[in-house]
Order: sequence, then structure tokens, then C1' cells
RNA sequence: UGAGUAAAACAAAUGGUCGCUGCCGCAUUACCGAAAGGUAGCGGGAGAGGAAAGUCCGGGCUUCACAGGGCAGGAUGCCAGAUAACGUCUGGCGGAGGCGACUCCAGGGACAGUGCAACAGAAAUAAACCGCCAGGGUACGUAGUUCGUAAGAAAGACGCACCACGGUAAGGGUGGAAAGGCAGUGUAAGAGACUACCGCCCGCCUGGUAACAGGCGGGGCACAUGUAAACCCCAUUCGAAGCAAGACCGAACAGAAAGCAUAAGGCGGCCCGUCUGCUUUCGGGUAGGUCGCUCGAACCAGGUGGCGACAUCUGGUCUAGAUAGAUGACCAUUCAACGACAUAACCCGGCUUAUCGUUUUGCUCAAAUC
RNA sequence: CGGCGAUUAGCGCAGCCCGGUAGCGCAUCUGGUUUGGGACCAGAGGGUCGCAGGUUCGAACCCUGCAUCGCCGACCA
Repeated sequence: UGAGUAAAACAAAUGGUCGCUGCCGCAUUACCGAAAGGUAGCGGGAGAGGAAAGUCCGGGCUUCACAGGGCAGGAUGCCAGAUAACGUCUGGCGGAGGCGACUCCAGGGACAGUGCAACAGAAAUAAACCGCCAGGGUACGUAGUUCGUAAGAAAGACGCACCACGGUAAGGGUGGAAAGGCAGUGUAAGAGACUACCGCCCGCCUGGUAACAGGCGGGGCACAUGUAAACCCCAUUCGAAGCAAGACCGAACAGAAAGCAUAAGGCGGCCCGUCUGCUUUCGGGUAGGUCGCUCGAACCAGGUGGCGACAUCUGGUCUAGAUAGAUGACCAUUCAACGACAUAACCCGGCUUAUCGUUUUGCUCAAAUC
Repeated sequence: CGGCGAUUAGCGCAGCCCGGUAGCGCAUCUGGUUUGGGACCAGAGGGUCGCAGGUUCGAACCCUGCAUCGCCGACCA
């Protein structure tokens, strides 16, 4: 210098004007409302994100349920740790990829049992289709032997073809997968039948908390292939629903019922009755309001312990809280020049997905120079 | 804001649980029937199974992520 890899930070900047949503102070007036309360003025100060998103996990919080245990159902799945908890994170082990830095892996169990393995192929969890081979049978050929004067005949040898029966899993072919691989010995041909190496299984030893790694010895290889993101088995774990959870305050009108008074008035000649009246209940824990609501496993800086996730200590900071739901518009200047993805709604820890770009740091590889 | 469900041919749906060449009805096209049309009969065509990745020999189906559409939830029931 180029290529790459891992991680972190920022998310146009500055100023002004007008708006929007809370908070504080001043003013205590006007309007709306039965009330609680709301709206309007002036000044000050604050006001979205790294993902606020998807709602995929976990926890706090709230209500309901709950003696204890079990079944069913869900989730997770190498080992050790971190944490409030997790399916997250950290470190390690094993496997895969890369020259490397480094990245990726739902990574328990297929000798508990069951299911499935289409098509192709002879055969799919059990094997003989082609091929190879010994012996047998039939036919032919070759060179001999014996008998015969000859034609010819007889018994064999070798070769080749066919036939059925058998041996064989080395080779071919099908398939994702065909009864450990490869080499040699061996054999009629072959075969863990035998031997070395590798793989697998079992036992012991050493190192490690462990996963596991290394070594030694044994077993000729079984239980026999794959699939558990098929049922399932084993281990661990999970009560359910969610802030529209939930808690508190709580009307008015219409209408209905009960009671009281019958003092007054209407209907009526008078009484009873009925209407108007008053109280209570229902309407309705409804409308509406307040709380939950943002100080929190919080953030920033530094120290200590730990490889690390993280824990702990000291100092500092307060950083939206709406309820139809607020962040926008305009102007000026600058830039890498029209600036991405995208807008809180109870809160927090993660994961996943989207994202124009800019900057920084560690490390690796290649080339060149000193 | 929270909780659920669906996506397969032009339209409406099955198949998914338990993986093995994707089907039904209507519609479309062709032929027959009819004087002609409808109806009817026979046949044909038409599929990125919403998208991407993974597990598997093999995925519409199993798993994960994304997209689109729809439903429900305010006090009691």
C1' cells in the first nucleotide's frame, strides 16, 4: 500500500422564527361543567431509537387460581460458568469451512419400542441380476493313445459353448444409503477366513471440574443403514392471562319501584282514587375523573476481582409520559450536498429483521522498501 | 396497544396432523348435440403451493425468519 476479518461509536451540524406535548413559577381573571375537573395568558426549562419495529423468548409488576403429589400438554438439549431469568451471553470441547485472522453448527439417545425409506435397482434391512469359480451333464473342436487290413470304434486330456444345481459380496450396474475401508496372505473363485494400518466397540491408565483428549490392552466387527426440525425415550423446566392487566373516586337526565305526606292545587257535589310533591333504591360502580406512569436489575466516569460474560465499590446525573394520542414547517450558513431504516404508549434483559453512509481500534494474508 | 388465525390454478376450497409424481367445484378453451343460443355430454389447457433459509435422499406438508390480509379484546357475561 492492497485485500480481508472482528468489534465499537455516530446517525447531517449550528443559529433564528412560528407551532405541538408534559413540568415549574407568576397571574387567580374569564368561559364550559351539577361536581371532580378542563380550556385560554406570560416567563423558564425538557421533549423518540439503534432498532422505538416484529411480538420471537425471558423477567419485573397486576388480577385470578393454588395443601401435597401425579397425568396430559409445551419448551429446552455437548461441558462449565454468567444472570432476576432466558431458547440469551461468555469460555471451552467436538465437527464443518477458510492459507490465515476468523466464521458457522436445534451438537442428548437409532442395542426401549413403533413408523417411514417414493422412483430406480435382482435385492432397501434384507440380498445372487450380470460377472467369477469347482464338480456334473450335453454337443463340438484340437493333438495324441489303444483296438482294427480298412471304414470305424473305445476310454481319457485340453479348449470352447450351452444347461440345471451349488459356491462366491472381490468386480459391474441402481440408489442418498447395498452387511467397516485399504493392502497383502490365502483360495477352485472368494470372503475379517487370517495379518498390518486406519475406523468402530469394550476395559484400564494418565491429563482435565467436565465435555473430551492421549496412551495401553482386548474384541475380528456385533447390536448391524438413515431418519427423533417422525412418534417416542431420558434429563431439566414451565400455573393462567395480560396495563384495553388492575386499584380508587364517582354522577346527571329519561324511565321504573317502594315509602312518606296527604298541608296545598287539578279531576270531583263529598269520600276513596289518581296527577303534581318529597325521600330512598334501581338505572350504574355506567359516563367521566384520578392512580398504575416512569428513579430504574437506570445512565456516565473511574477503581478492584475475573481469560471473559459479569460482579462489586466510589463519585456524579435525572433523561418524554400522552389518552385519539405531541417532534413538524420555514429561513440563513456549512458539509461527505436533497441526508438511510424508521416514530415511544407499563417497564426492563435479549434475539431476529430493516438501514444511506462516516469514523476509530485490534488482528490476519500478500507485495514493496528500510 | 395486546391476543389469535389465514395465504394452494382466474374465483371458492381440499390435501398439511402422520413428508414420496398436487386435486375438487365453478370459470376458460376445443369438439359433439341444436335451425341458432342456453342447458347437457366428451375432452383439454392452466400451479414460483405468499417469499427466503434450514432439517431430510426427498418439503405444499416439519423448523426458523420475513411479507400481506383478516378476526377478537375496554365495566359484567
Molecule: RNase P RNA; transfer RNA
Organism: Lachnospiraceae bacterium